Source information
Small-subunit ribosomal RNA, 5' domain from Coemansia sp. RSA 485, 582 nucleotides, folded computationally. NCBI's taxonomy places the organism under Eukaryota, Fungi, Kickxellomycota, Kickxellomycotina, Coemansia. Its Rfam family is "Eukaryotic small subunit ribosomal RNA".
Context: one part of a larger RNA
RNA sequence: UAUGCUUGUGUCAAAGAUUAAGCCAUGCAUGUCUAAGUUUAAGCAAGUCUUAUAGUGAAACUGCGGAUGGCUCAUUAUAUCAGUUAUAAUUUAUUUGACUGUACCCGCUUCCACUUGGAUAACCGUGGUAAUUCUAGAGCUAAUACAUGCGCGAAAGGCCCGACUUUUUGGAAGGGCUGCAUUUAUUAGAUAUAAAGCCGGCUUGGCCUUCUGGGCCAACAGUGGUGAAUCAUAAUAACUUUGCGAAUCGUUGGCCGUAUGGCUACGAUGGGUCAUUCAAAUUUCUGCCCUAUCAGCUGUCGAUGGUACAGUAGUGGUCUACCAUGGCGAUAACGGGUAACGGGGAAUCAGGGUUUGAUUCCGGAGAGGGGGCCUGAGAAACGGCCACCACUUCUAAGGAAGGCAGCAGGCGCGCAAAUUACCCAAUGCUAAUGCAGCGAGGUAGUGACAAUAAAUAACAAUCCAGGGCCCUUGUGGUCUUGGAAUUGCAAUGAGUACAAUGUAAACAUCUUAACGAGUAGCGAUUGGAGGGCAAGUCUGGUGCCAGCAGCCGCGGUAAUUCCAGCUCCAAUAGUGUAUAUU
Repeated sequence: UAUGCUUGUGUCAAAGAUUAAGCCAUGCAUGUCUAAGUUUAAGCAAGUCUUAUAGUGAAACUGCGGAUGGCUCAUUAUAUCAGUUAUAAUUUAUUUGACUGUACCCGCUUCCACUUGGAUAACCGUGGUAAUUCUAGAGCUAAUACAUGCGCGAAAGGCCCGACUUUUUGGAAGGGCUGCAUUUAUUAGAUAUAAAGCCGGCUUGGCCUUCUGGGCCAACAGUGGUGAAUCAUAAUAACUUUGCGAAUCGUUGGCCGUAUGGCUACGAUGGGUCAUUCAAAUUUCUGCCCUAUCAGCUGUCGAUGGUACAGUAGUGGUCUACCAUGGCGAUAACGGGUAACGGGGAAUCAGGGUUUGAUUCCGGAGAGGGGGCCUGAGAAACGGCCACCACUUCUAAGGAAGGCAGCAGGCGCGCAAAUUACCCAAUGCUAAUGCAGCGAGGUAGUGACAAUAAAUAACAAUCCAGGGCCCUUGUGGUCUUGGAAUUGCAAUGAGUACAAUGUAAACAUCUUAACGAGUAGCGAUUGGAGGGCAAGUCUGGUGCCAGCAGCCGCGGUAAUUCCAGCUCCAAUAGUGUAUAUU
């Protein structure tokens, strides 16, 4: 694990893995809305009366999710996986925290910035097809959809050019460029080589002065981080199919005070950059079952390495070109097998081991088989798409549709496995979200997979049969063991059931009124009784037959072993059998 017989109660609870990763009718399993994107529903709801609107709200557009979860174990043997490293070789929606004034024009103006443009769905109407979650044509109308596109005074600094003046130690009007990001190039991002002192000089700043000069004083200065960088960061010159730099929504919010208003607060949503978080992807070292009736394997069709391009988020023969000739192997390469997903774990065990792990947690892989791809932060996605192969469904024969190794359920396969139930109340997840959804999950049903607690009687009297002790040896006393088709009081749940509790609602349990035990029942079984191995030399039947028996053996007319009755033994709500394993 399966199966036979049997089965009263409470708790707990595995369950179509093994065989066919075989095939599937039907239903459901992923959708989602706040005060805060879009409502003229010819929707509902009615009032406040004052009119742009304000409540609720289907459909639809938009946004997000659908890459999680659930299922299965076919593949897969340095692959996966486990422990341990690395990313200075990378991407990252969301979360959280920071930061986010430079856009247009270029002196001589003619400019929507209190808000720009054109569509489209739902809707309405006309239609096509046998048919589908098929769609065509006409007519409207929205945006945080799709586009376009201003500003908010700047100031200061820096770099380049430089009319001009006038030999100085030179100094200058004016003009141009200067947000973040992208790509390239360059620069900075320091530090072994003595210190102090003296003299002179250069540069910068200051003070005094009799100013083409002289004197005095001071300074000669900054440089993050790592074990390590071409790092962070900053600067210059250019570059760009020019990416971003808000034309959004709510709070009948607050202040000013009646205007076609102004100022302002708190939020919501969104964009960019950096970090963070959630991750991901590669990656270092070590570790794997059987097999030599597998000894050489790989390699111009990448095998091993180098250089460069391409590709990628990024590293890398990942790919291409050109070179080199390498790389692995008896310490078992390569090949084959596996009724092989790996691990945490499980069973058995003195120690050591042996067997097992489809299965609830972690990781991987897959959705009939291969392959390819779109969207997206994330998929080589299948409850997404496109082909091919296999299978299948509907058809009016022209065409159209499909993927249960999700939950139920069916067929098939088999030794072998449950309901086409109820619910989002709990645990959680998702969304625009307190509200919706969820066969995730929970709850019942089936369920002798396992596991756990332990009813089927207890007591007394009487009678009978004993035992110990005391003697007064008897028809004794006392204590006690067992038995009985005797008698009698008690006790109790199995079951039935008002009620409440329980529960989303129920069921059941836990509580609990009322019923509910006398042997003919509320009645325990499964195997055995020669040995191993606990328990009959009892009776009847059979007669080497029928049969039993794991093994030894039993049975041929007194069977301790067969078939039965009685009695007894073992385990007991369980027990026998088969198989695998220790």